[in-house]
RNA sequence: CGGGCAGUAGCGCAGGGGCUAGCGCAUUUGGUUCGGGACCAAAGGGUCGAUGGUUCAAAUCCAUUCUGCCCGA
Repeated sequence: CGGGCAGUAGCGCAGGGGCUAGCGCAUUUGGUUCGGGACCAAAGGGUCGAUGGUUCAAAUCCAUUCUGCCCGA
């Protein structure tokens, strides 16, 4: 320098045009317990890496860019 993959909640991931943006773990509160763990119930937490574009509508499509990993030179 060229090519590919990934980036979505604190962590691990799903979602690939319209569906309330979701699952597990974690966190908080309550229940249970003498207390803790486990279990049960509920809640909070995201401007979907960034910017721009296409579209009636973008996490999703397109362009550029940033970060990480891999391949090639």

Model confidence (mean pLDDT): 81 of 100.
This is a predicted structure of a 73-nucleotide RNA (transfer RNA) from a Sphaerochaetaceae bacterium.
The sequence was found in a public genome assembly.
Rfam family: tRNA. By type it is a transfer RNA.